[in-house]
RNA sequence: GGGCGCUUAGCUCAGAGGUAGAGCGGCAUGUUUACACCGUGCGGGUCGGGGGUUCGAUUCCCUCAGCGCCCA
Repeated sequence: GGGCGCUUAGCUCAGAGGUAGAGCGGCAUGUUUACACCGUGCGGGUCGGGGGUUCGAUUCCCUCAGCGCCCA
């Protein structure tokens, strides 16, 4: 320098046009003498930045950034 992939909750990841979810973790509560386990509930997101297409974008397109792999 060229090609490909990834970026979504604190962590690991789903979601592939119709206003975002799971597991783990966190908080509260029930249970216990107490802790743990377990049950129930709650909170937590500018979906990496910017732009475009669309009635509507996490999703499609362009660009930038970061990370990874391959080729030279």
A computed fold for a 72-nucleotide RNA from a Gemmataceae bacterium, annotated as transfer RNA.
Rfam family: tRNA. The family's RNA type in Rfam is transfer RNA.
The RNAcentral record of the sequence draws on ENA.
The organism belongs to Gemmataceae, within Bacteria.